Notes
A computed fold for a 395-nucleotide RNA from Sinimarinibacterium flocculans, annotated as Bacterial RNase P class A. Taxonomically the source falls in Sinimarinibacterium (Bacteria, Pseudomonadati, Gammaproteobacteria, Nevskiales). The sequence was found by an Rfam model in a public genome assembly.

[in-house]
C1' cells in the first nucleotide's frame, strides 16, 4: 500500500422567526394570558419469542395437546446470550448449524435395476474340484480299461474384484493371497453396548476388538425439560339524554249525602286472552318520586424502571455485586413541525499548473413512540474508532 474479518459508535450542527403536546409558577370566577422548563429511535418497524402487570379459570397429581432439543453457564424468562464440543466452509482472522435417540417398537424408500434390507447375479471373472471332448506317454496280451501330463468346452459349480442401475448396493484405499475372488490375512482410515486415562459435561486420547450394527425421527414414536386462557380495546372509578327493568303512591263514570273537600257512601265500568256467553282469573295505559344496571362522555391504569451514566471488585465471557451521581416523551384521530440564513458533507459545471476558489442542486438515509421491559429478525445515504488475518514492497 492492497484485500478481508470481527466489534463498538455517530447518523447532520448553530442561530432567528412562526407553530404543536404535556408539566411547573404567577394572575384570573372561568375562558385564557405571561414566564420557565421538557418533548422519538437504533431500529420507535415486523409483532416472531420471553417476561412484568391486569382480568378470568384453577385442591393436588396424572393424561391429552403444544413447544424446546450437543454440553455447561448467564438471566425475571426465552426459541436469546456467553464459553466449550462436534460437523461443514475458508490459506487465515473468522463464518455457518432443526446438532437428543435408528442397538425400544411400528413404518417408509417412486423410477431404474439381477438385487432395496437378515438382498442379489444381468454383463463379467474363474472353472482349482467333479463332468464331457481332443491328443500324447505308460501299464494291463488286444477294438477296450486305468494312471499321468497337455489342450479345449463352460455342463455342474465357485466369485462378487470390475462394468451397469440407483439418492442409497451389506465398510474404504493399498499390499499380500487365490482357479477367480472375498476382512481371507496385514497396514492405514472408518466402526464399536469393551477397558483405561483426561474433562462437571458434550466429547477427546490410548489400548483392545472385529467387520457386525445401511439411510430416514423436517414419519409415527421414545427420552429429558418447559407449558392454563385472554390481553391496556387488559382492568378500575365517576356518570348525562333517550329507551328499557324494579319498587311505592296516584289516576275513570253515574247517583246521593254533608262539616262542601285532593271528602264519604252506593252502584257501574274500557280493551285483550283463557270460552261463543256468564262468573272468575290474568294482562294492558298515564302521572309522580326513588333505586339499580348500562351507553355517550370523563378520570385512572400512564410511565421511577429487571432504568441510565461513571468508577471499583469478581468472572475467559455472557453477567453479577458494591459505591456515587442523574430523572430522561406520555399524545388519545393521536403533539414532537415549518420557513430562512450560515456551516458541514456529497455530486455536477466553470476558473486555476496546483493548493484552492466560485456557482448550482426538489443531494444528505431507513423510518416515527402509544402499558412497560429483555431478545430476535428486517430496513438504513454517509461517516468515525478499535482488535485481528492474508498478500506485496521496503527498512
Nucleotide at each position: 500500500g492492497g484485500a478481508g474479518u470481527c466489534g463498538g459508535c455517530c447518523g447532520g450542527g448553530c442561530a432567528g422567526c412562526c407553530g404543536c403536546c404535556g408539566c411547573c409558577g404567577c394572575a384570573g370566577c372561568a375562558a385564557u394570558g405571561c414566564g420557565g422548563g421538557g418533548g422519538a429511535g437504533g431500529a420507535a418497524a415486523g409483532u416472531c419469542c420471553g417476561g412484568g402487570c391486569u382480568c378470568c379459570g384453577c385442591a393436588g397429581g396424572g393424561c391429552a395437546g403444544g413447544g424446546u432439543g450437543c454440553c455447561a453457564g448467564g438471566u425475571a424468562a426465552c426459541g436469546c446470550c456467553u464459553g466449550g464440543g462436534c460437523g461443514g466452509c475458508g490459506c487465515g482472522a473468522g463464518c455457518c448449524g432443526a446438532c437428543g435417540g435408528a442397538a425400544a417398537g411400528u413404518g417408509c424408500a417412486a423410477c431404474a435395476g439381477a438385487g432395496a434390507g437378515c438382498a442379489g447375479a444381468c454383463c463379467g471373472c474363474c472353472g482349482a474340484u467333479g463332468g464331457c471332448c481332443c491328443c500324447g506317454a505308460c501299464a494291463c496280451g488286444a477294438c477296450g480299461u486305468g494312471u499321468c501330463a497337455g489342450g479345449g468346452c463352460a455342463c455342474a459349480g465357485g466369485c462378487a474384484a470390475g462394468g451397469g442401475u440407483g439418492a442409497a448396493a451389506c465398510g474404504g484405499u493399498g499390499c499380500g493371497g487365490u482357479a477367480a475372488g472375498a476382512g481371507c490375512g496385514c497396514a492405514c482410515c472408518g466402526c464399536g453396548a469393551g477397558u483405561c486415562c483426561g474433562g462437571c459435561a458434550a466429547c477427546g486420547g490410548a489400548c483392545c476388538g472385529g467387520c457386525a450394527c445401511g439411510g430416514c425421527a423436517a414419519a409415527c414414536c421414545c427420552c429429558a425439560c418447559c407449558u392454563g386462557g385472554a390481553g391496556c380495546a387488559a382492568g378500575a372509578c365517576c356518570a348525562a339524554a333517550u329507551a328499557g327493568g324494579g319498587a311505592a303512591g296516584g289516576u275513570g263514570u253515574a247517583c246521593g249525602g254533608c262539616u262542601c273537600g285532593u271528602c264519604c257512601g252506593u252502584a257501574c265500568g274500557a280493551c285483550g286472552c283463557g270460552u261463543g256467553g256468564c262468573c272468575c282469573g290474568c294482562g294492558u295505559g298515564c302521572c309522580u318520586u326513588c333505586c339499580g344496571g348500562g351507553u355517550a362522555g370523563g378520570u385512572u391504569g400512564c410511565u421511577g424502571g429487571a432504568g441510565c451514566g461513571c468508577g471499583g471488585c469478581g468472572g475467559u465471557g455472557a453477567c453479577g455485586c458494591c459505591g456515587c451521581g442523574c430523572c430522561u416523551a406520555g399524545a388519545g384521530g393521536a403533539a414532537u413541525g415549518g420557513c430562512u440564513g450560515c456551516c458541514g458533507u456529497g455530486g455536477g459545471c466553470g476558473c486555476g499548473c496546483a493548493a484552492g476558489c466560485g456557482u448550482c442542486c426538489g443531494g444528505c438515509a431507513c423510518a416515527g413512540a402509544a402499558c412497560c421491559c429483555g431478545g430476535c429478525u428486517u430496513a438504513c445515504a454517509g461517516g468515525c474508532c478499535g482488535g485481528c488475518u492474508c498478500c506485496c514492497a521496503c527498512c